[in-house]
């Protein structure tokens, strides 16, 4: 420089063109004589710009960063 692939709560991860789930972390409650454990809630997310669509986290374009391969 080129090419593939990825980027979703703090951390991990599933998903889809029609209001994004689930672990774990925090919180607040219950339960305990305390505390850990266990239950039940509650908070938080689609890298950033453009384009198609009625409608984009999904699909095209570009561009960041990561990571593998070529030079």
């Nucleotide at each position: 420089g080129c090419g593939u692939g990825g980027u979703u709560g703090g951390u991990c991860u599933a998903g889809u063109g029609g209001u994004a789930g689930g672990a774990u972390c925090u919180c607040g409650g219950c339960c305990u004589u305390c505390c850990a454990a266990g239950c039940c809630g509650g908070u938080g997310a689609c890298c950033c710009g453009g384009g198609u669509u009625c409608g984009a986290u999904c699909c095209c374009c570009g561009g960041a960063c990561c990571a593998c391969g070529c030079a």